[in-house]
Context: one part of a larger RNA
RNA sequence: AGCUUACGGUGGAUGCCUUGGCGACAAGAGCCGAUGAAGGACGUGGGACACUGCGAAAAGCCCCGGGGAGCCGUGUACAGGCGCCGAUCCGGGGAUCUCCGAAUGUGGAAACACGCUGCGGCGAACCCGCAGCAUCUCAUGCUGAACACAUAGGCAUGAGAAGGGAACCUGGGGAACUGAAACAUCUUAGUACCCAGAGGAAAAGAGAUUAUUCCCCUAGUAGUGGCGAGCGAACGGGGAACAGCCCAAACCGCAGGUGCUUGCACCUGCGGGGUUGUAGGACCGGCAGACGGCAGUUGGACGGUUAGCAGAAAGGUGUGGGAAAGCCUACCAUAGAAGGUGACAGUCCUGUAAGCGAAAACUGAACGACGCCAGCCGGUAUCCUGAGUACCACCGGGCACGCUAAUCCGGUGGGAAUCUGGGGAGUCCACUCUCCAAGGCUAAAUACUCUUGUCGACCGAUAGUGCACAAGUACCGUGAGGGAAAGGUGAAAAGUACCCCUGUGAGGGGAGUGAAAUAGAACCUGAAACCGUAAGCUU
Numbered sequence: 001a002g003c004u005u006a007c008g009g010u011g012g013a014u015g016c017c018u019u020g021g022c023g024a025c026a027a028g029a030g031c032c033g034a035u036g037a038a039g040g041a042c043g044u045g046g047g048a049c050a051c052u053g054c055g056a057a058a059a060g061c062c063c064c065g066g067g068g069a070g071c072c073g074u075g076u077a078c079a080g081g082c083g084c085c086g087a088u089c090c091g092g093g094g095a096u097c098u099c100c101g102a103a104u105g106u107g108g109a110a111a112c113a114c115g116c117u118g119c120g121g122c123g124a125a126c127c128c129g130c131a132g133c134a135u136c137u138c139a140u141g142c143u144g145a146a147c148a149c150a151u152a153g154g155c156a157u158g159a160g161a162a163g164g165g166a167a168c169c170u171g172g173g174g175a176a177c178u179g180a181a182a183c184a185u186c187u188u189a190g191u192a193c194c195c196a197g198a199g200g201a202a203a204a205g206a207g208a209u210u211a212u213u214c215c216c217c218u219a220g221u222a223g224u225g226g227c228g229a230g231c232g233a234a235c236g237g238g239g240a241a242c243a244g245c246c247c248a249a250a251c252c253g254c255a256g257g258u259g260c261u262u263g264c265a266c267c268u269g270c271g272g273g274g275u276u277g278u279a280g281g282a283c284c285g286g287c288a289g290a291c292g293g294c295a296g297u298u299g300g301a302c303g304g305u306u307a308g309c310a311g312a313a314a315g316g317u318g319u320g321g322g323a324a325a326g327c328c329u330a331c332c333a334u335a336g337a338a339g340g341u342g343a344c345a346g347u348c349c350u351g352u353a354a355g356c357g358a359a360a361a362c363u364g365a366a367c368g369a370c371g372c373c374a375g376c377c378g379g380u381a382u383c384c385u386g387a388g389u390a391c392c393a394c395c396g397g398g399c400a401c402g403c404u405a406a407u408c409c410g411g412u413g414g415g416a417a418u419c420u421g422g423g424g425a426g427u428c429c430a431c432u433c434u435c436c437a438a439g440g441c442u443a444a445a446u447a448c449u450c451u452u453g454u455c456g457a458c459c460g461a462u463a464g465u466g467c468a469c470a471a472g473u474a475c476c477g478u479g480a481g482g483g484a485a486a487g488g489u490g491a492a493a494a495g496u497a498c499c500c501c502u503g504u505g506a507g508g509g510g511a512g513u514g515a516a517a518u519a520g521a522a523c524c525u526g527a528a529a530c531c532g533u534a535a536g537c538u539u
Base pairs, nucleotide, nucleotide: 001538002537003536004535005534006533007532008531009530015524016488017487020459021458022456023455024454025453026452027451028450029449030448031164032163039100040099041098042055043054044053046078049075050074051073061094062093063092064091065090066089070082071081072080105114106113107112115133116132117131118130119129120128121127135161136160137159138158139157140156141155142154143153168199169197170196171195172194173193179186183226213240214239215238216237217236223231224230244441245440246439247386251272252271253270254269255268256267257266258265259264260263277419279385280384281383282382283379284378285377286376287375292373293372294371296370297369298368299367302364303363304362305361306360308356309355314329315328316327317326330347331346332336338350339349340348391414392413393412394411395410396409397408401426421436422435423434424433425432475482476481495523498510499509500508501507
């Protein structure tokens, strides 16, 4: 020095565990904000670092309800207190709520500085406290230039707006890598991204047939396509959910204004009327005046949610540190789901089954009240029925459709008709059928997230969220932004009194606790690499 064996060190794999994640389903909920949000800064405890809570009334104050013996949040004890005269705790309602932040008196390098007006603090000044003082839009009133009336402007009062929101939604803009085995039409894709806006959903939607929306099929079909890569319907069928309405106009009336020929015309506003395609309505004539509908307001039997209550039944023996194991004999069960308890418990604890419960708030709701809406027949052919619209040409976009291309939207240029009217049925024409554009509203079925509950041939600490732990933390970056590592003593701290070595160390040896201390806090198990000690063998 090598090999082997034994015993250690180091290291933290593996096994076991789970407080945390992930996913599915069901039910419920869904906007917040000038009454100052979201998000923060700074404070706040007896001492108080971090987290949590709270706001100068500061781990809290008040009321109502629940509950019934302990409590003063966690890491985390100490000191000192509170509580059956009902605390802590849980639920509902309220009070307080510094400063920044849309931030809004002005400024500003956020959490700061400095004002004006009124009132108050003995109050002239300083200082302090309370309240008000931003902008824009709309409405009303007052005032009021150039310029006579007027208008612009100014002032006051009142109402509203602003800003935030993970995903979902609508609209306005809108790529490229990529694929086509290159690449240009095409594709990626109307995706990513930017902007604006809305809401608990949004959008769409009530036939001038794309016809509200969503799912399954039709079907990867018909088509489309440098007929390449690809893209990709509809008709029709089955389901979910179902709900329909209001204006404009004709006509009538009222008010105001303008014009003039002074009693007419026009305009504006308001009220009535009216709303459709087998045309409807106005107008004229006649008859009815009952019940019905509602998505409006309000009440509301009875429910639900936000705390809770109660809840059956086992002993012995026995190994063990410990029984819930084994053995013996019982019992309950509308409860043998689950978790915990010193090993594996239906009968020990929390629960589970079946059942019960709310002062207050929120919510659903049969039904009621108020309010709103709605009639029928005939006649006539005088009036009305959405105009720079429909349509046409060219171009562009969107439709599965890249086109000779219907339908839909836009640009430019032309530019109708008025019911004897007009649109569509995939160029176009005829016939036939069908519908009524150029105004508006509309729940549900749908999307997403959260809460609660249940479940998992989901993970088990290099996994599962980035985060099981003071995690969006430490740390990095000027910044946008990036972004960790880190779980486990034991049943219980019983966390080693006392003695000894030592530097009043670190560490260790006794002693003690414990079932175990090679479970001693660098703490379950404790693999390998790596490093030793001892012995044997080889050299």
A computed fold for a 539-nucleotide part of an RNA from an Anaerolineales bacterium, annotated as large-subunit ribosomal RNA, domain I. RNAcentral holds the full RNA, with entries from ENA. Lineage of the source: Bacteria > Bacillati > Chloroflexota > Anaerolineae > Anaerolineales. The coordinates come from a structure-prediction model, not an experiment, and the mean pLDDT is 81. It matches the Rfam family "Bacterial large subunit ribosomal RNA". Gene Ontology terms of the family: ribosome and structural constituent of ribosome.